Transfer RNA from a Pseudomonadota bacterium, 73 nucleotides, folded computationally. Its Rfam family is "tRNA". By type it is a transfer RNA. Gene Ontology term of the family: triplet codon-amino acid adaptor activity. Lineage of the source: Bacteria > Pseudomonadati > Pseudomonadota.

RNA sequence: GGGCGAAUAGCUCAGCUGGCAGAGCAUCACCUUUACACGGUGAGGGUCACAGGUUCGAUUCCUGUUUCGCCCA
Numbered sequence: 001g002g003g004c005g006a007a008u009a010g011c012u013c014a015g016c017u018g019g020c021a022g023a024g025c026a027u028c029a030c031c032u033u034u035a036c037a038c039g040g041u042g043a044g045g046g047u048c049a050c051a052g053g054u055u056c057g058a059u060u061c062c063u064g065u066u067u068c069g070c071c072c073a
Base pairs, nucleotide, nucleotide: 001072002071003070004069005068006067007066010025011024012023013022019056027043028042029041030040031039049065050064051063052062053061
């Protein structure tokens, strides 16, 4: 230098046929216990990496940029 892939909650990751952003763990509250743990119920937490474009509407499609990983030279 060229090619491919990834970036979504504090962490690990789903979600793409374009139409409400989700799960597990973690955190907090309540129940349970003499108390803690386990268990149960619920709650909070998001600029979907950044910028632009297409569209009535973009996490999803297109272009560019950044970071990371793999391959080739």